[in-house]
RNA sequence: AGGGCCGUGGCUCAACUGGCUAGAGCACCGGUCUCCAAAACCGGAGGUUGUGGGUUCGAUCCCCACCGGCCCUGCCA
Numbered sequence: 001a002g003g004g005c006c007g008u009g010g011c012u013c014a015a016c017u018g019g020c021u022a023g024a025g026c027a028c029c030g031g032u033c034u035c036c037a038a039a040a041c042c043g044g045a046g047g048u049u050g051u052g053g054g055u056u057c058g059a060u061c062c063c064c065a066c067c068g069g070c071c072c073u074g075c076c077a
Base pairs, nucleotide, nucleotide: 001073002072003071004070005069006068007067010026011025012024013023019057028044029043030042031041032040050066051065052064053063054062
């Protein structure tokens, strides 16, 4: 340099392959319980869906460019 796959809360993953307000577990915060804590239970907060454009009435999903990660091939040394 070329090709392939991927990017969604702090972490791990969903979202029926374009349609209603993007959800779950863990973690975090508060509460109940406890002598205290853990566990358990209840509640809560947390997302520009990598970035910027495009298509569309409507985009996490489709298209383009870029950024980042992994893999393969190649070039220089």